Fluoride riboswitch aptamer (crcB RNA motif) from a Deltaproteobacteria bacterium, 67 nucleotides, folded computationally. It was read from a public genome assembly, where an Rfam model found it. NCBI's taxonomy places the organism under Bacteria, Pseudomonadati, Myxococcota, Myxococcia.
């Protein structure tokens, strides 16, 4: 001094808040979407799914049925 594990804190995990727990990352990080087709990597044109990483619950958006 590097490099590793554990603990803690901190963030992130494609659209908003909370609890829960899983991964990932430690600011030089994690993370910033997916399919098809063109096409000069930019970019364009079409498509499908979602307010969760999972799991409840509010909140907003959509569809259907009742009053």
């Nucleotide at each position: 001094a590097a490099c590793u594990g554990c603990u803690c804190c901190g963030g992130c995990g494609a659209u908003g808040g909370a609890g829960u727990u899983c991964g990932c990352c430690g600011u030089u990080a994690a993370c910033c979407g997916c399919u098809u087709c063109g096409a000069u990597c930019c970019c364009g044109a079409a498509g499908a799914u979602g307010a969760u990483g999972a799991c409840u619950c509010c909140u907003g958006c959509c569809c259907u049925u009742c009053c």